RNA sequence: GGAGUUGGCUAGACAGUCGCUGUAUUUUUUCAAAUACGGAGGAAAGUCCGGGCUCCAAAGGGUAGAGUGCCAGGUAACCCCUGGGAGGUGCAAGCCUAUGGAAAGUGCCACAGAAAAUAUACCGCCGUAUAGGAAACUAUAAGGUAAGGGUGAAAAGGUGCGGUAAGAGCGCACCGCGUAACUGGUAACAGUUGCGGCACGGAAAACCCCACUCGGAGCAAGACCAAAUAGGGAUCCACGUAAACGCAAGUUUACCGAUGCGCGACCCGCGCAGGAUCCGGGUAGGUUGCUUGAGGUGUACGGUGACGUGCAUCCCAGAUGAAUGAUUGUCCACGACAAAACCCGGCUUAUCGGCCGACUUCCUUU
Numbered sequence: 001g002g003a004g005u006u007g008g009c010u011a012g013a014c015a016g017u018c019g020c021u022g023u024a025u026u027u028u029u030u031c032a033a034a035u036a037c038g039g040a041g042g043a044a045a046g047u048c049c050g051g052g053c054u055c056c057a058a059a060g061g062g063u064a065g066a067g068u069g070c071c072a073g074g075u076a077a078c079c080c081c082u083g084g085g086a087g088g089u090g091c092a093a094g095c096c097u098a099u100g101g102a103a104a105g106u107g108c109c110a111c112a113g114a115a116a117a118u119a120u121a122c123c124g125c126c127g128u129a130u131a132g133g134a135a136a137c138u139a140u141a142a143g144g145u146a147a148g149g150g151u152g153a154a155a156a157g158g159u160g161c162g163g164u165a166a167g168a169g170c171g172c173a174c175c176g177c178g179u180a181a182c183u184g185g186u187a188a189c190a191g192u193u194g195c196g197g198c199a200c201g202g203a204a205a206a207c208c209c210c211a212c213u214c215g216g217a218g219c220a221a222g223a224c225c226a227a228a229u230a231g232g233g234a235u236c237c238a239c240g241u242a243a244a245c246g247c248a249a250g251u252u253u254a255c256c257g258a259u260g261c262g263c264g265a266c267c268c269g270c271g272c273a274g275g276a277u278c279c280g281g282g283u284a285g286g287u288u289g290c291u292u293g294a295g296g297u298g299u300a301c302g303g304u305g306a307c308g309u310g311c312a313u314c315c316c317a318g319a320u321g322a323a324u325g326a327u328u329g330u331c332c333a334c335g336a337c338a339a340a341a342c343c344c345g346g347c348u349u350a351u352c353g354g355c356c357g358a359c360u361u362c363c364u365u366u
Base pairs, nucleotide, nucleotide: 001362002361003360004359005358006357007356008355009354010353012331013330014329015328016327017326018325020039021038022037023036024035025034026033027032041337045348046347048346049345050344051343052342053218054217055216056215060268061267062266063265065214066213067212068211069210070084071083072082073081074080085099086097087096088095089094100209101208105207106206108202109201122149123148124145125144126143128141129140130139131138132137157175158174159173160172161171162170176198177196178195179194180193181192182191183190184189222288223287224286225285232279233278234277235276236275237274240255241254242253243252244251245250259273260272261271262270263269295314296313297312298311299310300309301308302307
């Protein structure tokens, strides 16, 4: 100097003029005015997850269903993050993961191919019998074979040696696979030694099995105030029976039964006494929830890290037909993707540029 990998910050700046809006203070009969301090993002987006908060609601059990899926941590929690393991990939820095179980069972693997899972013999190889031939060899029949070739994403584990009529884990060595013990590690796993010729592939983001976790609805949740109307009309179901006491209202005992409504689906259970449908009328206004937070920043300590703890410091949008803008001048990096609506933690998607750090590799020079 080139080519890469990875982490962090930023998202036009300055000045003037006019306009909108939140809070506080002052003035003002009110309207309103003045001053000060603030006013849209890294994704505010998608609504894909997790929660806070509010209500159902006063508390549960089970079944179904849903989610996650190597191990250990972080966190309020998570399908998120950090670290480790295994597998894949790259020269490397790094990156990716569809990461539990296929000897519990069922189903699937198109086309091609002889055959796609207790699945084969298309070509081929071998020797036997018959016929022809001097021989090599040719044809037919039955038999052996799965090493070689072909098809395919994948074809009865791979390489080598021996053995065989020709072959084959048929035997042996190494690797692979399975299993037992020991060692290291919190663990997932890794290593060593021994035993076994060894089950016959892939895929569970197919059904399934296993382990763990799981109420619902949502700020248009919810609470309060004011005003208005017609405390309207119609239909259906239900509020059990017997005895005793009591003037009655009602109480006690026994028996049996019950219409519903609410609790995410169903069952049990619990709670409430009313419940369901139709027609018609009024209101839809205001206040609150509404921004001080699992908050930001700085620093010290602990930790590989995510992060945690302590101390200090700061207040940083709250609109409601929807504020956060318009314009002039200068500079330059010439401005992309783009707009809060209860709040927060993530993930995913879109994106013009600028700055800073660490690491890998190639070339050159010293």
About this RNA: The RNA shown here (Bacterial RNase P class A) has 366 nucleotides and comes from a Gammaproteobacteria bacterium. The coordinates come from a structure-prediction model, not an experiment, and the mean pLDDT is 76. The organism belongs to Gammaproteobacteria, within Bacteria. Of the family's consensus pairs, 98% are formed in the model.